This is a predicted structure of a 349-nucleotide part of an RNA (small-subunit ribosomal RNA, central domain) from Solanum x curtilobum. The RNAcentral record of the full RNA draws on SILVA. The prediction has a mean pLDDT of 84. It matches the Rfam family "Bacterial small subunit ribosomal RNA". Gene Ontology terms of the family: ribosome and structural constituent of ribosome.
Context: one part of a larger RNA
């Protein structure tokens, strides 16, 4: 390379945008690049491989023919793919009516709880622990009532709910804004999928400069406990938080790329039409689009999946080929650095 693979045994890029390129719908027509046929030239000999001949046989030697097919020439075929021209409306998109939402950024604005500081009551403990002890506390702790600050997350509503591409998103209003679903059928006609590079974004933690600093809380460091304590107990720092850079990584997970389209049901749930019924509101039915749950054929090594498939087809990226060495070594490119990205080999079982 044919092949085979990627939930869980190696393997789906964290996620989107998208550029090249690679793939495309439904009719008509042109051209003949692919394609498909008919003929011609060629592709030195040997050699290999078939039939025969000739060395006494072989091997070796001669004579013919052939496969398998490659370039080129020319005449014809247009089904399919392409190209030319012309249409269509079902992918796809615009606009118009609506809707439901923790999608986002920005402002404001609250209450409950801690914590400190004050003022009242009160009068011995109190806090911790397996048990104490350091700590606090008669210079009034703690406990209990007021009054103030300041930070930091926002109970109950909360769901099997919801929106977002994914990280992630939830107290309360306002302000702008992003995307979706539906329904009517007006409009534009293939504008359409993927997508190498490329760009944007991306949890916590680190990091750089400036603020913040209630609680909580590494690393180390101080007190205790202890035979000993690298813990468990108390005290204390970064950091958690904010503004503007960085890093770009997770078991960034449904361990499952994205499109499309086909394949039984049954029962919840959100959104949002429509049919019967009705004075109306249930009730029965049905449609899209999402979300869950059992389950049938299939399908899988089993577990499990199973119209949200891991079925059954087609398009495209991406990845994977024993184990360890090693997600290391070395070189490159990104960073301030932490390090990230790419990413071998020797030896070994």
């Nucleotide at each position: 390379u044919u092949g085979g693979g990627c939930g869980u045994a190696a393997a789906g890029c964290a996620u989107u945008u998208g550029u090249a390129g690679g793939u495309g719908g439904c009719u008509u027509u042109u051209u003949a690049a692919g394609u498909c046929c008919g003929c011609c030239g060629u592709c030195a000999a040997a050699u290999c491989c078939c039939a025969g001949u000739g060395c006494u046989c072989a091997a070796c030697c001669c004579u013919g023919g052939a496969c398998a097919g490659g370039c080129g020439g020319u005449g014809g075929a247009a089904a399919c793919u392409a190209c030319c021209a012309a249409g269509c409306u079902g992918g796809a998109g615009u606009a118009c009516a609506g809707u439901a939402g923790g999608g986002g950024c920005a402002g404001a604005g609250g209450g409950a709880a801690u914590u400190u500081c004050u003022g009242g009551u009160g009068g011995a403990g109190u806090g911790a622990u397996g048990a104490a002890a350091u700590g606090c506390g008669u210079a009034g702790a703690g406990a209990u009532c007021g009054a103030a600050a300041a930070g930091a997350a926002c109970a109950c509503c909360a769901a099997c709910a919801g929106a977002g591409a994914a990280a992630g998103c939830a107290c309360u209003c306002u302000g702008u804004u992003g995307a979706g679903c539906c329904a009517a059928c007006a409009c534009u006609g293939a504008c359409a999928c993927u997508g190498a590079g490329a760009a944007a974004u991306g949890a916590a933690a680190a990091u750089u400069a400036g603020g913040g600093g209630a609680g909580c809380g590494a690393a180390u460091g101080g007190g205790a406990u202890u035979a000993g304590a690298u813990a468990c107990c108390c005290c204390a720092u970064a950091g958690u938080c904010c503004u503007a850079g960085c890093c770009g990584u997770a078991a960034a997970u449904a361990a499952u790329g994205g499109a499309u389209a086909c394949u039984a049901g049954g029962u919840g749930c959100u959104a949002u039409g429509u049919g019967u019924a009705u004075c109306g509101a249930c009730c029965c039915g049905u449609g899209c689009a999402g979300u869950g749950u059992u389950g049938u054929a299939g399908c899988u090594a089993a577990c499990a999946u199973g119209u949200u498939a891991a079925g059954u087809a087609u398009c495209c990226c991406g990845c994977c080929u024993g184990g360890a060495g090693a997600g290391u070594a070395c070189a490159u490119u990104c960073g301030c650095a932490a390090g990230a990205a790419u990413g071998a080999a020797a030896c070994u079982c």